[in-house]
RNA sequence: GGGCUUGUAGUCUAGUGGCUAUGACGUCGCCUCGACACGGCGGAGGUCGCAGGUUCAAAUCCUGCCAGGCCCA
Numbered sequence: 001g002g003g004c005u006u007g008u009a010g011u012c013u014a015g016u017g018g019c020u021a022u023g024a025c026g027u028c029g030c031c032u033c034g035a036c037a038c039g040g041c042g043g044a045g046g047u048c049g050c051a052g053g054u055u056c057a058a059a060u061c062c063u064g065c066c067a068g069g070c071c072c073a
Stems, first nucleotide, its partner, number of pairs: 001072007010025003018056001027043005049065005
């Protein structure tokens, strides 16, 4: 330098054009307990890597860039 692939909450993850972006772990509050753990209920936390384009509508499709991984030279 070229090709392929991945990027979604603190971590992991579902979602492949249309409802308020899903779940688990973690975190915070309450309940439970003599107390802790377990358990139950609830909350906060996301500019969906960045920018642009297509579309009535984009996390999703297209282009460029950035970062990680694999391969070729």
Molecule: transfer RNA
Organism: Candidatus Woesearchaeota archaeon